[in-house]
RNA sequence: AGAGUAAGACAAAUGACCGCUGCUUUGCCUCGGGCAAAGGGGAGGAAAGUCCGGGCUCCGCAGGACAGGGUGCUGGGUAACGCCCAGUCCUGGCAACAGGAAGGAAAGUGCCACAGAAAACAAACCGCCCCGUCGGAUAUUCCGAAGGGGUAAGGGUGAAACGGCGAGGUAAGAGCUCACCAGUCCCGCCGGCGACGGCGGGAGCUAGGUAAACCCCACCCGGAGCAAGACCAAAUAGGGGAGCGAGAAGGGUGGUCCGCCCGAGCUCCCGGGUAGGUCGCUUGAUCCCGGUGGUAACACCGGGACUAGAUGAAUGGUCAUUGCCCCCCGUGUAAUGCGGGGGGAACAGAACCCGGCUUACGGCUUGCUCUGACA
Numbered sequence: 001a002g003a004g005u006a007a008g009a010c011a012a013a014u015g016a017c018c019g020c021u022g023c024u025u026u027g028c029c030u031c032g033g034g035c036a037a038a039g040g041g042g043a044g045g046a047a048a049g050u051c052c053g054g055g056c057u058c059c060g061c062a063g064g065a066c067a068g069g070g071u072g073c074u075g076g077g078u079a080a081c082g083c084c085c086a087g088u089c090c091u092g093g094c095a096a097c098a099g100g101a102a103g104g105a106a107a108g109u110g111c112c113a114c115a116g117a118a119a120a121c122a123a124a125c126c127g128c129c130c131c132g133u134c135g136g137a138u139a140u141u142c143c144g145a146a147g148g149g150g151u152a153a154g155g156g157u158g159a160a161a162c163g164g165c166g167a168g169g170u171a172a173g174a175g176c177u178c179a180c181c182a183g184u185c186c187c188g189c190c191g192g193c194g195a196c197g198g199c200g201g202g203a204g205c206u207a208g209g210u211a212a213a214c215c216c217c218a219c220c221c222g223g224a225g226c227a228a229g230a231c232c233a234a235a236u237a238g239g240g241g242a243g244c245g246a247g248a249a250g251g252g253u254g255g256u257c258c259g260c261c262c263g264a265g266c267u268c269c270c271g272g273g274u275a276g277g278u279c280g281c282u283u284g285a286u287c288c289c290g291g292u293g294g295u296a297a298c299a300c301c302g303g304g305a306c307u308a309g310a311u312g313a314a315u316g317g318u319c320a321u322u323g324c325c326c327c328c329c330g331u332g333u334a335a336u337g338c339g340g341g342g343g344g345a346a347c348a349g350a351a352c353c354c355g356g357c358u359u360a361c362g363g364c365u366u367g368c369u370c371u372g373a374c375a
Base pairs, nucleotide, nucleotide: 001371002370003369004368005367006366007365008364010362012322013321014320015319016318017317018316020042021041023039024038025037026036027035028034029033044347048358049357051356052355053354054353055352056225057224058223059222068221069220070219071218072217073087074086075085076084077083088102089100090099091098092097103216104215108214109213110210111209112208125155126154127151128150129149130148131147133145134144135143136142163181164180166178167177168176182206183205184203185202186201187200188199189198190197191196229279230278231277232276239270240269241268242267243266244265250262251261252260253259286305287304288303289302290301291300292299293298324344325343326342327341328340329339330338331337
């Protein structure tokens, strides 16, 4: 210098002007409200997807069994998790490092395309070997034909053909037997909490794959969700109760009475409940700093801080300066530089709250690995 890999912090700052939305205080008004002024607060690392886990709330009491769903190496962390940390094994990479849906296929059942004779208590297409028969050649040897049988060593098919290799053995062959190698299972010793690793011995045991097929095993899981839920509570309609009422209550006209007209309901109380409003609502598994324990995730202790709470839904815009990155020009150094000009700054927007995961996205810094060059 190039290529790669892992981690971390950031997501501009300050000021001015114009706005938006809550809160507090003060003032004014036509006062269950409105207006104005001042002060102070006002998005994220993912606020996103709504995929997991929990808090909280209500229904309810969810103990057992069945069904259903989920998780699945080991140890640890946590409120909990399918998350995180540390490891084991396997896989990929020269490496740094990364990935793993990693229990059981010697419980049972199923499936294994195409090709191939055969795809699983295996299988005989070619080849090889044996047997008897027939034909040819004078012929127990040679050649050929059909038939019966043996053979998984060789060929061929396939992703996969029932260990590899050598020797013995055999008609030819075959773990049929033996040595070595590979695997599996069993036993023992050593290391580790454990997954597992190392070493030694034994058994010819050689067993295909698939469980993101059924299934088996172990563990976990009640449902709905802030539109949860609680409270206050108009108008209209309807419900219940009491009183009065066709013997005219009540209404209209009207200052009142009479009169006239209309007339079957009227008045009061109670409760449910809609609109609307309030709470839930942001002090919490919270954040920052320090210490202790732990490899770490994390836990504990001490000190400090309060950091959006909106509800058709605010959190914005412009300008200036500084900082960051890139490009160009000039200048200078052994090298980093200095001056001027231009350009750039992504993804995105809280809605009850947390812990995760996933996805989107900008530049910066640091560690490590490999390659090349120079000293």
Record summary
Model confidence (mean pLDDT): 77 of 100. Bacterial RNase P class A from a Deltaproteobacteria bacterium, 375 nucleotides, folded computationally. It matches the Rfam family "Bacterial RNase P class A". Rfam links the family to the GO terms ribonuclease P activity, dimeric ribonuclease P complex and tRNA processing.